[in-house]
Notes
This is a predicted structure of a 362-nucleotide RNA (Bacterial RNase P class A) from a Nitriliruptoraceae bacterium. A source record names the gene rnpB. The RNAcentral record of the sequence draws on ENA. Taxonomically the source falls in Nitriliruptoraceae (Bacteria, Actinomycetota, Nitriliruptoria, Nitriliruptorales). Model confidence (mean pLDDT): 80 of 100. Rfam family: Bacterial RNase P class A. By type it is a ribozyme. Gene Ontology terms of the family: dimeric ribonuclease P complex, ribonuclease P activity and tRNA processing.
RNA sequence: GGAGUUGGCUAGGCGGCCGCGCUCGGUUCCCAAUCUGGGUAUCGAACGAGGAAAGUCCGGACUCCACAGGGCAGGGUGCUGGGUAACGCCCAGGCGUGGCGACACGUGGCAAGCGCAACAGAAAGCAAACCGCCGAAGCAAUUCGGUAAGGGUGAAACGGUGAGGUAAGAGCUCACCAGCACGGCAAGUGACUGUCGUGGCUAGGCAUGCCCCACCCGGAGCAAGGCCAAGCAGGGAUCAUCGGCUGCCCGUCGUCGUAUCCCAGGUAGGCCGCAUGAGCUGUCGAGUAAUCGGCAUCCCAGAUAGAUGGUCGCCGCCCGCGUGAGCGGGAACAGAAUCCGGCUUAUCGGCCGACUCCUCCC
Numbered sequence: 001g002g003a004g005u006u007g008g009c010u011a012g013g014c015g016g017c018c019g020c021g022c023u024c025g026g027u028u029c030c031c032a033a034u035c036u037g038g039g040u041a042u043c044g045a046a047c048g049a050g051g052a053a054a055g056u057c058c059g060g061a062c063u064c065c066a067c068a069g070g071g072c073a074g075g076g077u078g079c080u081g082g083g084u085a086a087c088g089c090c091c092a093g094g095c096g097u098g099g100c101g102a103c104a105c106g107u108g109g110c111a112a113g114c115g116c117a118a119c120a121g122a123a124a125g126c127a128a129a130c131c132g133c134c135g136a137a138g139c140a141a142u143u144c145g146g147u148a149a150g151g152g153u154g155a156a157a158c159g160g161u162g163a164g165g166u167a168a169g170a171g172c173u174c175a176c177c178a179g180c181a182c183g184g185c186a187a188g189u190g191a192c193u194g195u196c197g198u199g200g201c202u203a204g205g206c207a208u209g210c211c212c213c214a215c216c217c218g219g220a221g222c223a224a225g226g227c228c229a230a231g232c233a234g235g236g237a238u239c240a241u242c243g244g245c246u247g248c249c250c251g252u253c254g255u256c257g258u259a260u261c262c263c264a265g266g267u268a269g270g271c272c273g274c275a276u277g278a279g280c281u282g283u284c285g286a287g288u289a290a291u292c293g294g295c296a297u298c299c300c301a302g303a304u305a306g307a308u309g310g311u312c313g314c315c316g317c318c319c320g321c322g323u324g325a326g327c328g329g330g331a332a333c334a335g336a337a338u339c340c341g342g343c344u345u346a347u348c349g350g351c352c353g354a355c356u357c358c359u360c361c362c
Base pairs, nucleotide, nucleotide: 001358002357003356004355005354006353007352008351009350010349012315013314014313015312016311017310018309020048021047023045024044025043026042027041029039030038031037032036050333054344055343057342058341059340060339061338062221063220064219065218074217075216076215077214078213079093080092081091082090083089094107095106096105097104098103108212109211113210114209115206116205130151131150132147133146134145135144136143137142159177160176161175162174163173164172178202180199181198182197183196184195185194186193225272226271227270228269234263235262236261237260238259239257242254243253244252245251279298281296282295283294284293285292286291317330318329319328320327321326
């Protein structure tokens, strides 16, 4: 210098003016009034979207409901170890595949059982004879038998090389190699690895097919849930009207009321839940790391049909034009609604770290 791999960060800056939400403080007016509370208007101050606020895919906090204990069914996860409140997330590692490499991708069990495999092919699961090869019969055509070494098909055809053996062949036998099962020893927490021995000769693929094994899982969700509660309707008491018992009074029963008071549930509406938290930043320590702990510091949106905006100036970035000063244009994805941890998806530009390979120079 070139070609790559991988992990992060940022999401224009400053200022003026106008405006919106919320909190606090002041003023004014109104309502109820015992402290005082609520509301309208206005002034001042602080604060006011994101890396994904999104999809709502996974996990939790929180709330209500259900629940003795155990099992079945159903659902989920799936190499090992660690992290975490938890996870399908993250970190580290093992093995396999690809890459010269940095690195990327994959991941329980088909040697428990059942099942499946298009097309081609003779044959697709334990065997199988289309061609070929060999033997027998036959004058011959051909027929019968043996053979998986050779050809051909396929995504996949039942170990490889050599020797013996045979009619021809074949793990049929042997040697070596690959691979498998079992056992021992060694390293490792473990996945797994190395090595020695024995065995039989080979054990195919798919579990994102049923299934087996291990572990996990109650349901609904902030429209959860709780508190206050206008009006109308309801219940009760008192009072008043009228009527019955009874001619009158009392009593009692019933009736009725723009009457008074009380009560329960609860609609509209309001309040809480709801912003101090698995929190931010800095620093020190433990750990390879994810992460965890100590100390210090900070308080950082809370709307309810939903505020977070508009405009101007200067600077920065990108594009075009221009010798130049400069001029013109552009700047993404998107947007809180109970909160938090992840994953995934969208995204204009820009910046940084670590590492690999090739070439050149010293």